Record summary:
Predicted 3D model of a 99-nucleotide RNA (Guanidine-I riboswitch aptamer). The sequence was found by an Rfam model in a public genome assembly.
RNA sequence: AAAAAAGUUUUCUAGGGUUCCGCGGGGAUUAAUCCGGUCUGGUCCGAGAGAAAACGCAAAGGUAAACUUUGUACACGGAAGGAUAAAAACCAGGGAGAU
Repeated sequence: AAAAAAGUUUUCUAGGGUUCCGCGGGGAUUAAUCCGGUCUGGUCCGAGAGAAAACGCAAAGGUAAACUUUGUACACGGAAGGAUAAAAACCAGGGAGAU
């Protein structure tokens, strides 16, 4: 200095806020509507460095297809910025930087 399957998807979690619902307050009469996330929550967003699964990928076995076994490691990390109603461990980004 460079490359990499360091792949894709789904479900979920840590986390996140406040469109909708609920909750609390005002309003009023079972209302419209307004305020509150400094409301536990449901919907919602959600991890490269969190979890699981499926499909893949690689090697070996198998005449071959099917199939079987094994492997798929490691990963410190901002700030400003962006999207959405909004925020975030989302995106940027395995980036800048550090080692």